[in-house]
RNA sequence: AGAGUUUGAUCCUGGCUCAGGAUGAACGCUAGCGGCAGGCUUAACACAUGCAAGUCGAGGGGCAGCGAGGUAGCAAUACCGUCGGCGACCGGCGCACGGGUGAGUAACAGGUAUGCAAUCUGCCUCUAACAGGGGGAUAACCCGUCGAAAGACGGACUAACACCGCAUAAGACUACGGGAUGGCAUCAUUUUGUGGUAAAAUAUUUACAGGUUAGAGAUGAGCAUGCUUAUCAUUAGGUAGUUGGUAGAGUAACGGCCUACCAAGCCUACGAUGAUUAGGGGUUCUGAGAGGAAGGUCCCCCACACUGGUACUGAGACACGGACCAGACUCCUACGGGAGGCAGCAGUGAGGAAUAUUGGUCAAUGGGCGAGAGCCUGAACCAGCCAUGCCGCGUGAAGGAAGACGGCCCUACGGGUUGUAAACUUCUUUUGUACGGGAACAAUAAGAGUUACGUGUAACUUGAUGAGCGUACCGUACGAAUAAGCAUCGGCUAACUCCGUGCCAGCAGCCGCGGUAAUACGGAGGAUGCAAGCGUCAUCCGGAUUUAUUGGGUUUAAAGGGUGCGUAGGCGGGCGCAUAAGUCAGUGGUGAAAUACAGUCGCUUAACGAUUGAGGUGCCAUUGAUACUGUGUGUCUUGAGUGUAUUUGAGGUAGGCGGAAUGUGCAGUGUAGCGGUGAAAUGCUUAGAUAUUGCACAGAACACCGAUUGCGAAGGCAGCUUACUAAGAUAUAACUGACGCUGAAGCACGAAAGUGUGGGGAUCAAACAGGAUUAGAUACCCUGGUAGUCCACACUGUAAACGAUGAUUACUGGAUGUUUGUUCAUUAUUGGAUGAGCGUCUCAAGCGAAAGCAUUAAGUAAUCCACCUGGGGAGUACGUCGGCAACGAUGAAACUCAAAGGAAUUGACGGGGGCCCGCACAAGCGGAGGAACAUGUGGUUUAAUUCGAUGAUACGCGAGGAACCUUACCCGGGCUAGAACGCAGGGGGAAUGUGGGGGAAACUCUACAGCCAGCAAUGGUCGCCUGCGAGGUGCUGCAUGGUUGUCGUCGGCUCGUGCCGUGAGGUGUCGGCUUAAGUGCCAUAACGAGCGCAACCCUUAUUGUUAGUUGCCAGCGGGUAAAGCCGGGGACUCUAGCAAAACUGCCAGCGUAAGCUGUGAGGAAGGUGGGGAUGACGUCAAAUCAGCACGGCCCUUACGUCCGGGGCGACACGCGUGUUACAAUGGAUGGUACAGAAGGUCGCUACCACGCGAGUGGAUGCUAAUCUUUAAAGCCAUUCUCAGUUCGGAUCGAAGUCUGCAACUCGACUUCGUGAAGCUGGAUUCGCUAGUAAUCGCGCAUCAGCCAUGGCGCGGUGAAUACGUUCCCGGGCCUUGUACACACCGCCCGUCAAGCCAUGGGAGCCGAGGGUGCCUGAAGUACGUGACCGCAAGGAGCGUCCUAGGGCAAAAUUGGUGACUGGGGCUAAGUCGUAACAAGGUAACCGUA
Repeated sequence: AGAGUUUGAUCCUGGCUCAGGAUGAACGCUAGCGGCAGGCUUAACACAUGCAAGUCGAGGGGCAGCGAGGUAGCAAUACCGUCGGCGACCGGCGCACGGGUGAGUAACAGGUAUGCAAUCUGCCUCUAACAGGGGGAUAACCCGUCGAAAGACGGACUAACACCGCAUAAGACUACGGGAUGGCAUCAUUUUGUGGUAAAAUAUUUACAGGUUAGAGAUGAGCAUGCUUAUCAUUAGGUAGUUGGUAGAGUAACGGCCUACCAAGCCUACGAUGAUUAGGGGUUCUGAGAGGAAGGUCCCCCACACUGGUACUGAGACACGGACCAGACUCCUACGGGAGGCAGCAGUGAGGAAUAUUGGUCAAUGGGCGAGAGCCUGAACCAGCCAUGCCGCGUGAAGGAAGACGGCCCUACGGGUUGUAAACUUCUUUUGUACGGGAACAAUAAGAGUUACGUGUAACUUGAUGAGCGUACCGUACGAAUAAGCAUCGGCUAACUCCGUGCCAGCAGCCGCGGUAAUACGGAGGAUGCAAGCGUCAUCCGGAUUUAUUGGGUUUAAAGGGUGCGUAGGCGGGCGCAUAAGUCAGUGGUGAAAUACAGUCGCUUAACGAUUGAGGUGCCAUUGAUACUGUGUGUCUUGAGUGUAUUUGAGGUAGGCGGAAUGUGCAGUGUAGCGGUGAAAUGCUUAGAUAUUGCACAGAACACCGAUUGCGAAGGCAGCUUACUAAGAUAUAACUGACGCUGAAGCACGAAAGUGUGGGGAUCAAACAGGAUUAGAUACCCUGGUAGUCCACACUGUAAACGAUGAUUACUGGAUGUUUGUUCAUUAUUGGAUGAGCGUCUCAAGCGAAAGCAUUAAGUAAUCCACCUGGGGAGUACGUCGGCAACGAUGAAACUCAAAGGAAUUGACGGGGGCCCGCACAAGCGGAGGAACAUGUGGUUUAAUUCGAUGAUACGCGAGGAACCUUACCCGGGCUAGAACGCAGGGGGAAUGUGGGGGAAACUCUACAGCCAGCAAUGGUCGCCUGCGAGGUGCUGCAUGGUUGUCGUCGGCUCGUGCCGUGAGGUGUCGGCUUAAGUGCCAUAACGAGCGCAACCCUUAUUGUUAGUUGCCAGCGGGUAAAGCCGGGGACUCUAGCAAAACUGCCAGCGUAAGCUGUGAGGAAGGUGGGGAUGACGUCAAAUCAGCACGGCCCUUACGUCCGGGGCGACACGCGUGUUACAAUGGAUGGUACAGAAGGUCGCUACCACGCGAGUGGAUGCUAAUCUUUAAAGCCAUUCUCAGUUCGGAUCGAAGUCUGCAACUCGACUUCGUGAAGCUGGAUUCGCUAGUAAUCGCGCAUCAGCCAUGGCGCGGUGAAUACGUUCCCGGGCCUUGUACACACCGCCCGUCAAGCCAUGGGAGCCGAGGGUGCCUGAAGUACGUGACCGCAAGGAGCGUCCUAGGGCAAAAUUGGUGACUGGGGCUAAGUCGUAACAAGGUAACCGUA
């Protein structure tokens, strides 16, 4: 210090999340020790038991209990207060401290500062004075009564340092006077006179102690005041003792603190009152700081003590372990009455995620009492429990490579890692165990002694006392011995592999991971981090400049009020003087200690502790300074205003007038339609419309001028004219002299729609009606039509009320247009200068996320106001205010999401635009779709009908040959190292053939012959044995390679450097012209280059040359029935090598050029001559694991393999591709002519014979320019004559041929016979632009044969048409819009249906706290009374006032719940439509009905 997350990518805005620190914590796993701290955050809930406040006999009467002593008695025992002491009692002091808790309290409660001239203060210190003399009671004890008890009552006796008079009174208090000094308003201090009032206590060992009065101090307390310390305005008014005064009461003291009377004040937008929450501070955590959050432990203050009230005592209390009363609760009870208060220490129950022992000691520190010893002390000091935190230590150290075993991983004969880790050797002993020693904390008290002096103090010496504790610590011995876990490993964030799982199980802080190759789930190995802990969860601060004082914003991201006037407030021109409030400086006081910081020191170190210091930003006081601000005062004119003169305009209000148009009425002319639309219909019209002419009426709006114009604060304002009225500008510089700017609250204005009342009503037109459109059409379109639109008056108060840009002031470059002034010059049309407006441009600077803004700022500054803080929920709910209503203003939360958003970029898309191309359309020719058949596919069927291909880009496709084989499918029968193959090694090398049985075959059994080995019996015989690799057409084309289709033979796709941009990106590649072409030219912040285009390649068209066999034959010769048949020839054709040729090269026109045009010339060919091969970057997770290869998974007597048979050929049906036809441009018969290419020895076959024929039998040539494989349409004749035919040939029957082991399922062909549908094909749709379409035949591959009508080639004959680019389809470039990026097959809205969640309303119901009124009213103070008691003082009793509490009543506030109901959010792939995003198919949006 930052990081992740919105997007295809980018910049920005903006939220969410993470990394850090902290805790009185809790939970999970784990755990060796010590030190120091901490430990009910919840129920201020209820509490059993024990303890937590007593002490004094040196105050008193006394003496229950204990001990001693004495007396009596044998003893038991009795007696004696005599002594030590002492229960209870009287009395004194203490109990108001210490300890606990945080309920209440938003307050003089706390903090800080000041004051009390308005106060008190026991014990303590100092000073002064004093203590004379009396009195009457009372408790205890004793006796008695009542009661269960608690306790109460009566009688009698008695003491005091208990109580009460009297005396004394310096000083004190008080009443009335006088003087002096001082101050702060009331006054204070001091002095003096007179009158009045009030004291005392004793004990004893005789010295302390104690007592009374007064003064001073110290300590503690009380009171007052300034400043300060939460949230809510959806709390705006509150207050009757209220505010003040006078007089009194009361208090220690001031005061409405209380009472009576008088006045009507007081608080409040600088937030009263109310509500909610909360003890406050020192400090703690965090933070760079400013801040934010917290207030546990320790310290200070406050408040409280079961709840509420009350006083008493006292120096001090309205009193935690005191009293009285009321209430709730618990307990005891003899039912009549009583008792109690752990928020003291332990402890219990309950609550809760959660928080300890019913411990020891007064040794120390401190407190109470006491003369003291001492007693008491759950304060305190210690110990116990708890990893709750902080700190420290340890779990060993050094060496040790065969880098061991094992584990895990891999590219696996090997390597990596665990890992110097282990083993092993040596060493150490903190810790541990055992034994031994062993502290500090203790200072002193009483007492004793010595010294000093003032005879009771000081100093010194001596002199008891340790809970913790036999603890800390030290020593010796033993022995690596007793001691490591937790979390994480996708990114953020350090750390990676394997297996399992398969959107399951699960993870997750955010993004997200998991659907068969998961570094994200679970396990393992390894690694990383921290470590006696580690993680998780909760909370706080930080990061977050994400509330912004430091330190943010508001054109479009959230955010400028619709506009003005103006109150409070804030801010404010020049020059002086004064003052010193702000401000600045010095000084003094305070700012407790602890904490924090720095230094030093002590525990072995540290944590911890001690000590010293600095600081303490604050408050108060005082002294000074006077620049700035403020205040007062004087003055000025430039800000502002006034005057005078001129001028401008749709500025406003009211009245009058005008013409055009529209509609209606009347009349005329006139006749059949008018009107309306994409097309129609509704509607109007023969009762005369529309059209046209004339007249009349009505209401509304004002064409042209008119504009990028003008005016106004905004809304807004437009015919002409009159009246009234407002404003601006310019000039001048006469007047005022800062009078200014802004502006919460307030007031006024405020389009349209809407509301009320009354008018008016021509047009247009919500609602409504009808007609269309449509799947529907409550719409868009049409015909009508009411509110309304208009006027007056009154409301409403909102708009995308927009420049999405608040007002004012100042400053900062240019260029240009225009409106309206003034002025100068020149002149008759302008030019210059200077103001005020309204606009435009961008080469400026600057700003901005960018788009953009740019003197009319979104620049640079200043002042004031308004507003914003993620999206949704929601401008909603509730409340309040306004409104006649509609509704407006103000304005949340629960819940939910991780985004929502702005600008720009690249694409894609558009029922956006421009340009261009293509058999894309059009123009043509021929087809498909109808029939039959062939073939493929779907479907169905089946034991199987193997599998794949499925819009274009599957469907005569893989398949360029399914009868067996193929074959992958089905049924059945076999085999299991296997059906095939390779490598290595070994052995042997001989050799096979013919039969038979079983069987469907595979296979199996067997015989003979031959051969080999062996003396023989016999065994073997190639398909040998062993080892390593089997095999799979099983799955995944969404793990892949390779190959292919398509866009598309479309013209595109990119790079380097430079430049532009914050960036994604752009430029280049855009623009103009041109081209088939990103082809080229010109222009140009681009210059170049690459892959594509073109060219290079093949073929075809022309020529030349070379060559001349198997090809050719012109001339010469020979020869045949004929034939290049022969000699020969290279001329020609041809063959096949090499060349030439075409390049817009030439000409004309146009054009800058590139290039285009031309019936141009020439040429075989002319503008790419025709055809082919050639397919850029990429798209479709396109196709293929079944061509092949290959990762992973799966099967292994089977998902492998062999064999027989079947199936792939099924058949109600749908579709695609074809063939043949429907006929006369034809069919049939006869005759006759002309190719190219390709193939051929398991072959093609001449020729001959036979057969009607398919073919058969012979035979010859050819391993091929040599031999061979019939061209057909055509042409010439004849016939048929428009018919289901002499068309058409399906189907079926019969007989054959050929191939083959085998044609039943399931071949082709031939002959004869049979002779179906079909007479040109609906919507729709396909191909083709020239040697093309159409038509005709020929060949080849595969192949035994063939289901081939398919595919690939070849030649023959040989057209028509293209005006043109509006439209359909596809594509390219530029541009535009976009809410799309899985990219329009996109995105997305609302109702309804289902589930879940929170929430509003709701007849009501149930509570809570507070207030008001009325009734009642305990204890208690005060007051009054007091016939009773008392000698008296006084008291009991009674009454009055007040009050806690209780009751009643009506309201308000707030919470829970509630049938039903409203909308909202979320959810899987539901329903209906398609509103928005493109011109989203009716542009969208805002307000209103």
Molecule: small-subunit ribosomal RNA
Organism: uncultured Bacteroidota bacterium